[in-house]
RNA sequence: AUUAAAUACCCAGCGCCAGAGCCCAAAUUUUUCCUGGGUUGACGAGGUAGAGGUUAAUCGAAGAUUUCGGCGGGUGCCUCUCGGUGGCUUGUCAUCGUAGAGUUCGUUGCAAAACUAAGGAGUAAUCUUUAGGACAAAGAGCGGACUAUACAAGCAC
Numbered sequence: 001a002u003u004a005a006a007u008a009c010c011c012a013g014c015g016c017c018a019g020a021g022c023c024c025a026a027a028u029u030u031u032u033c034c035u036g037g038g039u040u041g042a043c044g045a046g047g048u049a050g051a052g053g054u055u056a057a058u059c060g061a062a063g064a065u066u067u068c069g070g071c072g073g074g075u076g077c078c079u080c081u082c083g084g085u086g087g088c089u090u091g092u093c094a095u096c097g098u099a100g101a102g103u104u105c106g107u108u109g110c111a112a113a114a115c116u117a118a119g120g121a122g123u124a125a126u127c128u129u130u131a132g133g134a135c136a137a138a139g140a141g142c143g144g145a146c147u148a149u150a151c152a153a154g155c156a157c
Stems, first nucleotide, its partner, number of pairs: 014072004019068001020040006043060003049081006082097005087155006101147007115132007
């Protein structure tokens, strides 16, 4: 790298690197340019009915200098199908996805990196293990209050 199957684990701030930063070497030898290799390139929380399409897809943390820049992907969004809800059936409409909407209060939400200490690998940049260790917001769920509350036909109360 290619081909087929099985098992286990992990998986979306996830993965990659041709810009850029940094390190080493070679060349050069006043310096510089050029070349090769290496390294950095998002800290967790949260989020997936199916199919297709699409790209600047929620929330905070930080000694905020690159968590910059680029590419790919993606639980977001749109359309359709299926499904729940709007007293029941059918159709339409709206809304959501294990499932009506809006406002508000409470609850809930073990954060992780950071930091400290002790190590390991590497010439170095840098990577990594163990222990200690505090501090979020949003969303979902649960409970309370308030607001508005479908249309047509038939039925029920």